[in-house]
RNA sequence: CGUGCCGAGGAGCGCUGCAACGGGGUUUGGCCCCUGCCAGGCUCGGGGCGCGGGUGAAUAUGACAACGGCGCUCUCGUGAU
Numbered sequence: 001c002g003u004g005c006c007g008a009g010g011a012g013c014g015c016u017g018c019a020a021c022g023g024g025g026u027u028u029g030g031c032c033c034c035u036g037c038c039a040g041g042c043u044c045g046g047g048g049c050g051c052g053g054g055u056g057a058a059u060a061u062g063a064c065a066a067c068g069g070c071g072c073u074c075u076c077g078u079g080a081u
Base pairs, nucleotide, nucleotide: 001050002049003048005046006045007044008043009042010074011073012072013071014070015069018041021036022035023034024033025032040067
């Protein structure tokens, strides 16, 4: 750096539907069209695999989020009235 897994980012309901993914059409193929699904796809942390680079690594202590279409409800904290 790439790739996928796990955890976290308080909880839920409704709506739309871009990307990704599935199905169909078209085509040598691709683009494209229709349809289904779809608002943690983002960030942080952990460790797996692969590739590359580097020479220091380990340990200890401290601190620790920001963001996420629209509407509604609840929870938590702070402030004001």
Molecule: SAH (S-adenosyl-L-homocysteine) riboswitch aptamer
Organism: Gammaproteobacteria bacterium